Transfer RNA from a bacterium, 74 nucleotides, folded computationally. Rfam family: tRNA. Rfam classes the family as a transfer RNA. The coordinates come from a structure-prediction model, not an experiment, and the mean pLDDT is 83.

RNA sequence: GGCAAGGUAGCUCAGUUGGUGAGAGCGCGCGGCUCAUACCCGCGAGGUCGUGAGUUCGAAUCUCACCCUUGCUA
Numbered sequence: 001g002g003c004a005a006g007g008u009a010g011c012u013c014a015g016u017u018g019g020u021g022a023g024a025g026c027g028c029g030c031g032g033c034u035c036a037u038a039c040c041c042g043c044g045a046g047g048u049c050g051u052g053a054g055u056u057c058g059a060a061u062c063u064c065a066c067c068c069u070u071g072c073u074a
Base pairs, nucleotide, nucleotide: 001073002072003071004070005069006068007067010026011025012024013023019057028044029043030042031041032040050066051065052064053063054062
């Protein structure tokens, strides 16, 4: 340099024929339970969906460029 996969919450990830509130588990905070801690139960906070542009009534999702990570190859 070429090819492929990937980038979504603090971490690991789902969301894939575009559709009208962006989610799960763990973690964090508060409450319940307990003599107390843990487990368990409930509630909550936390996200410019890598960046920019385009298509569309509507984009995490489609298109283009760029950045980053991993693998293969020369």